Source information:
The RNA shown here (c-di-GMP-I-GGC riboswitch aptamer) has 81 nucleotides and comes from a Nitrospirales bacterium. It was read from a public genome assembly, where an Rfam model found it. Its Rfam family is "c-di-GMP-I-GGC riboswitch aptamer". Rfam links the family to the GO term cyclic-di-GMP binding.
């Protein structure tokens, strides 16, 4: 340092429920646990959704999603190789 075990100590928190905040996607709390070796973090890029404007096809501009993918960056443990 790569890599991820039927370790081992812990993390984390889907869906759904109820309350909150937003126009809205979607955000927090609280229970819930489908699941995760970065499901820790941060909107660079890519995709999605959600508003608004343009508008022939779609585009543009805000916002949201890191548990859609990629990237950055920090981080526990230490079997095999």
């Nucleotide at each position: 340092c790569c890599c991820g075990a039927u370790a081992a100590a812990g993390g984390c928190g889907a869906a759904c429920a109820c309350g909150u905040c937003g126009g809205a996607a979607g955000g927090c709390g609280u229970g819930g646990g489908c699941g995760c070796a970065a499901a820790g973090c941060c909107a660079c890029g890519g995709g999605u959704c959600a508003a608004g404007g343009c508008u022939g096809g779609g585009c543009c501009u805000u916002g949201a999603u890191u548990g859609c993918c990629g990237g950055g960056u920090u981080g526990c443990c230490g079997a095999a190789g």
The coordinates come from a structure-prediction model, not an experiment, and the mean pLDDT is 88.